[in-house]
Molecule: SAM riboswitch aptamer (S box leader)
Organism: Ktedonospora formicarum
Formats: sequence, C1' cells, structure tokens
RNA sequence: CUCUCAUCCAGAGAGGUGGAGGGAUACGGCCCUGUGAAGCCCGGCAACCCACGGCAAUGAUGCGCGAAGGGUGCCAAUUCCGGCAAAGCAAAACGCUUUGCGAGAUGAGGG
Repeated sequence: CUCUCAUCCAGAGAGGUGGAGGGAUACGGCCCUGUGAAGCCCGGCAACCCACGGCAAUGAUGCGCGAAGGGUGCCAAUUCCGGCAAAGCAAAACGCUUUGCGAGAUGAGGG
C1' cells in the first nucleotide's frame, strides 16, 4: 500500500507540562481554542486481539463473564456536517427519515 471480516448516535480529568493552534486529507460549512489548541506526562474510557475462568462440542471451534494482566485503540460535537442511489414523508420552499453503496477511522487476519 492492498484484500477480507467486525464495529462506528454509548463512554472517558475543573491534573501537570506546553505554548497556537485544532476538529484525518482537499474544498465548503459549522465549531473548539489565551476561561488557554496541538504535542508530551499522568489520569480515565472501552473491551477488538491475547491471556485467564466458565459452558457447549469428538474436534477445528463456538458462546458468554470481568474489581481488566498483556497488545492496540479511544477520551468536544454521530465518523461534527456535507458524496451517490433507491424507497418513503412533507410539499410554497429550505427539507426530513430509512436502506444500500462510496469515503474514512479502529481492530483482527491475509497478500
């Protein structure tokens, strides 16, 4: 980088450091930020993988639990909103809802 599968409207500090930016990328919105951004440290959330215990199965393995040990991840706003298609709602208009696809993020596995 690419492929497959799963998940993405829940959750997470009124700490330290740091100093101006940040919300993935481009564009457009809309926001957060010196009542201090990013980053780093500490802290926390969650439970994808591993481990551990339980149950089921001949078995590969499957299901489930958590005062969460190890590996990731995450900690404003739905993945902050916006794309394409179909169906429905509304109908003066802006529009709204659902489903599928696309894009993206994270995890696990493969190339």